[in-house]
């Protein structure tokens, strides 16, 4: 230093003002938020006589991961209900223009998205499961192996 292995730890942000109604933080107009990892022609620093190189930030709508869900196996259990383990599947949303040799990322404008369940009336916000669960990955420790 690089690889694999274990264990910990850490892992979401936002309802304001108006309007309609018997009633809505749920519908209407306007506003309001955007995890985590990679990539990124941007953008700030350092450093160089330059070319460079090095450090940090940089995507909701590119490429992955997430809870929910929904399914198959085993184990608990006399069934069933449930619980847990593993595996598997599903899981939203971008377009014009502009510079450019190149644009999914860069500048402009204009659009669009947001689990399940609950609710005097439909929820990304509000209340619930959840003081929980939880991957990918950063960190840290320690083990292996070159």
């Nucleotide at each position: 230093u690089c690889g694999c292995g274990u264990g910990c730890u850490c892992u979401g942000g936002g309802g304001u003002c108006g309007g309609u109604g018997u009633a809505a933080u749920u519908c209407c107009g306007a506003g309001c938020c955007g995890g985590c990892g990679g990539u990124g022609a941007c953008u700030g620093g350092g450093u160089u006589g330059a070319c460079g190189c090095c450090c940090a930030g940089a995507a909701g709508u590119c490429c992955g991961c997430g809870a929910c869900c929904c399914g198959g196996u085993c184990a608990c259990a006399g069934c069933c209900a449930g619980u847990g383990a593993c595996c598997g599947g599903u899981u939203g949303a971008c377009c014009a223009g502009g510079u450019g040799a190149g644009a999914g990322u860069c500048c402009u404008g204009g659009a669009c998205c947001g689990a399940c369940g609950g609710u005097c009336a439909a929820a990304g916000u509000c209340c619930g499961g959840a003081u929980g669960g939880g991957a990918a990955g950063c960190g840290c420790a320690c083990g292996c192996a070159g």
FMN riboswitch aptamer (RFN element) from Nocardioides sp., 146 nucleotides, folded computationally. The organism belongs to Nocardioides, within Bacteria. Model confidence (mean pLDDT): 78 of 100.